This is a predicted structure of a 114-nucleotide RNA (SAM riboswitch aptamer (S box leader)) from Psychrobacillus sp. NEAU-3TGS. NCBI's taxonomy places the organism under Bacteria, Bacillota, Bacilli, Bacillaceae, Psychrobacillus. The coordinates come from a structure-prediction model, not an experiment, and the mean pLDDT is 83.
RNA sequence: CUCUCAUGAAGAGUAGCAGAGGGACUGGCCCGUUGAAGCUCGGCAACCAACCAUAUGUUUAUGUAUGGAAAGGUGCUAAAUCCUGCAAAACGAUAUCGUUUUGAAAAAUGAGAG
Numbered sequence: 001c002u003c004u005c006a007u008g009a010a011g012a013g014u015a016g017c018a019g020a021g022g023g024a025c026u027g028g029c030c031c032g033u034u035g036a037a038g039c040u041c042g043g044c045a046a047c048c049a050a051c052c053a054u055a056u057g058u059u060u061a062u063g064u065a066u067g068g069a070a071a072g073g074u075g076c077u078a079a080a081u082c083c084u085g086c087a088a089a090a091c092g093a094u095a096u097c098g099u100u101u102u103g104a105a106a107a108a109u110g111a112g113a114g
Base pairs, nucleotide, nucleotide: 001114002113003112004111005110006109007108013041015040016039017038021031022030023029025085027083028082042077043076044075047073048072051068052067053066054065055064056063057062081106086103087102088101089100090099091098092097
């Protein structure tokens, strides 16, 4: 980098360093010298591994499901993945738009494969 699968309206600092940008991209709308990015510490969560309990299957190696815990590997720590982009349906206005819902796409994170 590519492919597959899963997830997403919950949660998390009035900290230290640092100094102008940031929210992927489009169009919006926001955040930021009352301190952005980045780094550190703290925190949140529970995807993976290991662990504990219960249930269950078994070829006795252990597998599966649910729950718990959290010292390992990641991740996350403004706003729904901030909204949106493509398609369909319903409704309302009308020559193309608005609202709502659903699905897709894209991006993100994890696990697996190449």